[in-house]
Molecule: RNase P RNA; transfer RNA
Organism: Clostridiaceae bacterium
C1' cells in the first nucleotide's frame, strides 16, 4: 500500500422570520338540549434507526376467575438471559472460507403409512448383459480306442442353477480400500477406515476422547402423513369504561315459558352466563382508555456474555380529517430511506453519505 | 389503525387438497377452408418469467418463508 472480515456510533449545525399541534397560565367572550367544546396572548415542548412489514412475544381490555376434553396450532441440539418469545448470549456438531470470520427449520426414517417421475435388467427388491456350472441338441476342431462307430476336449445354442464382482440407467443401485478365499462370486473370512452397539474418560449438558464387540449394515423424503417431548382458550384501543340528549335500549314487533331450543368473540362437546331475534336513534354527541414505563440516562458492582442489582439524575409528541412546516444567511455540500396513531421487546425489510475500534491476508520495506 | 384473502395466456379462470417427464379451458388474435363478399360455422396455429425473491427436496404452479400490487371486513 492493496484485498477484506467483526462490531458500534451519527442520520445535518447555528442564526433569523413567517405558519401548526399539544400542556399551563391569564383573559373575556361564543357555540351546544347538555355532556362539553371553541377564540386571544405568554411561556414551554413536538417523529424514527427504521415510526415501515404486521412477521414472532408481552402489558391492557372484554368474554368466566380463563375451566375440561377433542381437533387444531406453534417449537425442536446443549446450557444460561429474559415478563415473554420463532428473540439474545455462549457452547456442540455439520458445512463454506488460505484466514480474520460466517451459515444452519440441526428431535425421531430400527413404531406404521404414503411417495420416489423419467431412464434403468432392477427403486427397498432384481438377473437384462457378463461370470460359472448342470442338463439336451448340434459342430466334428483335436486327442484315445477301434473301424465307420464310441469316450473326453473344444465350440455354438436352448433350459436350469449359482452370483451380486464387472457393464450402462438415476438424485439414490445395498457399506469403502486392500489381501485371503471360491466353479465363479460375495462380510465368505481377516486388516484399516467409516457406521452400529457397549463400557470408560472429560464435561452441568450438547457432545469429544479412548478401549471392546457383531448373524458386518441400515436408500432418500417428516418444510409429506406421521410419532416423541414441550408450549397454546378466543378477541383485538374501530378493544373497552363512563358521560349526555330522548317516552323509551329497562322501547315496540315477533318467537318462546325450560335439563330444551336460541344467544352469548373458542372449530366441536362439556361447562358457565343470559330469556332470544328484528327495527329505528346512528352508519363523524362527548369524554376517558393516551402515555411514568419491563422508560432515559451517569456510575459502581456481580458475570465469560446475553444480561442483573445498587445509587444518583431527568421527564422527553399524544392527534381523532389528525400538528412537527416554509423561506433566507453561513458551516465546501444540505443530498437516503422514510413520518408517530394503545404501549412496549424483538425479527425482517428499505437506506445517501461520513466516522471510529478490533482483527485477518497478500505485497513492500527496516 | 386493526383482521383477513387473491396474483396462471390479451381477458374470464381450472390445476394447488397424491409435489412428477412438454400446465389446461372458454374467449379474443392469426392462417386456411365455406360464401359474390362478409358473419356464423369447420381446421389448424401462435400466445406463458405460473406475481417477485430466497429455501426445503432427485424434482416445486403447488411446500416454507420474505418482497411487491390488487380487493374485503371492522365505528
Nucleotide at each position: 500500500u492493496g484485498a477484506g472480515u467483526a462490531a458500534g456510533c451519527c442520520a445535518g449545525a447555528u442564526g433569523a422570520u413567517c405558519g401548526c399541534g399539544c400542556a399551563u397560565a391569564c383573559a373575556a367572550a361564543c357555540c351546544g338540549a347538555a355532556a362539553g367544546g371553541u377564540u386571544g396572548u405568554a411561556u414551554g415542548u413536538g417523529a424514527g434507526g427504521a415510526a415501515a412489514g404486521u412477521c414472532c412475544g408481552g402489558g391492557c381490555u372484554c368474554c368466566a376467575u380463563a375451566g375440561g376434553g377433542c381437533a387444531g396450532g406453534g417449537u425442536g441440539c446443549c446450557g444460561g438471559g429474559u415478563a415473554a418469545c420463532u428473540c439474545c448470549c455462549g457452547g456442540u456438531g455439520a458445512a463454506g472460507g488460505c484466514g480474520a470470520c460466517u451459515u444452519c427449520a440441526a428431535g425421531g426414517a430400527a413404531a406404521g403409512u404414503g411417495c420416489a417421475a423419467c431412464a434403468g435388467a432392477a427403486a427397498u427388491a432384481u438377473a437384462c448383459c457378463g461370470c460359472g456350472u448342470u442338463a439336451c441338441a448340434g459342430g466334428c476342431a483335436a486327442a484315445c480306442a477301434g473301424a465307420u462307430u464310441g469316450u473326453u476336449u473344444c465350440c455354438u445354442g436352448u433350459a436350469g442353477c449359482g452370483u451380486a464382482a464387472g457393464g450402462g440407467u438415476g438424485g439414490a443401485a445395498a457399506g469403502g480400500u486392500g489381501a485371503g478365499g471360491u466353479a465363479a462370486g460375495a462380510g465368505c473370512u481377516c486388516a484399516c477406515c467409516a457406521g452400529c452397539g457397549g463400557c470408560a474418560u472429560g464435561g452441568c449438558g450438547a457432545c469429544u476422547u479412548g478401549c471392546c464387540g457383531g448373524u458386518c449394515u441400515a436408500u432418500g423424503u417428516a418444510a409429506a402423513c406421521c410419532c416423541c417431548a414441550c408450549c397454546u382458550g378466543g378477541a383485538g384501543c374501530a378493544a373497552c369504561a363512563c358521560c349526555g340528549c330522548a317516552a323509551a335500549a329497562u322501547g315496540g314487533g315477533a318467537c318462546a315459558u325450560a335439563u330444551a331450543a336460541c344467544g352469548g368473540u373458542u372449530g366441536c362437546c362439556c361447562g358457565c352466563c343470559g330469556g332470544u331475534c328484528c327495527c329505528g336513534a346512528u352508519a363523524a354527541g362527548g369524554u376517558g382508555g393516551c402515555u411514568u414505563g419491563a422508560g432515559c440516562u451517569u456510575u459502581g458492582c456481580a458475570g465469560a456474555a446475553a444480561u442483573g442489582u445498587a445509587a444518583g439524575g431527568c421527564c422527553u409528541a399524544g392527534a381523532u380529517a389528525g400538528a412537527u412546516g416554509a423561506u433566507c444567511a453561513u458551516c465546501u455540500a444540505a443530498u437516503a430511506c422514510a413520518g408517530a396513531a394503545c404501549c412496549c421487546g424483538g425479527c425482517u425489510u428499505a437506506c445517501a453519505g461520513a466516522c471510529u475500534u478490533a482483527c485477518u491476508c497478500a505485497u513492500a520495506c527496516a | 389503525g386493526g383482521u383477513c384473502g387473491c396474483u396462471u395466456a390479451g381477458c374470464u379462470c381450472a390445476g394447488c387438497u397424491u409435489g412428477g417427464u412438454u400446465a389446461g379451458a372458454g374467449u379474443g388474435c392469426c392462417a386456411c377452408g365455406u360464401u359474390g363478399a362478409c358473419a356464423u360455422c369447420g381446421u389448424g396455429g401462435a400466445g406463458g418469467u405460473c406475481a417477485c425473491u430466497g429455501g426445503u427436496u432427485c424434482g416445486a404452479c403447488c411446500c416454507c418463508a420474505g418482497u411487491a400490487g390488487c380487493g374485503a371486513c371492522c365505528a